[in-house]
This is a predicted structure of a 68-nucleotide RNA (Fluoride riboswitch aptamer (crcB RNA motif)) from an Actinomycetota bacterium.
The coordinates come from a structure-prediction model, not an experiment, and the mean pLDDT is 79.
RNA sequence: AAUGACGGUGGCGAUGAGGCUCGCCCGAACCGCGGGAUGAUGCGCCCGCUGAUGGCCUCUACCACCUG
Numbered sequence: 001a002a003u004g005a006c007g008g009u010g011g012c013g014a015u016g017a018g019g020c021u022c023g024c025c026c027g028a029a030c031c032g033c034g035g036g037a038u039g040a041u042g043c044g045c046c047c048g049c050u051g052a053u054g055g056c057c058u059c060u061a062c063c064a065c066c067u068g
Base pairs, nucleotide, nucleotide: 010025011024012023013022016059017058018057019056020055021054032049033048034047035046036045
């Protein structure tokens, strides 16, 4: 230095925060979808769409409708 194990602590689940809960990760877990462009694939590029949750509840932001 690398690798492995144990313990502790933690991190992650397409846009923010808190609680509960489920799953996943040890430098990984995670990083949405459709169409176009290209001889074709990947990346990059262009156009468009849904969602602030992994799931439930609440808050904030955004959007739609109604009322004052």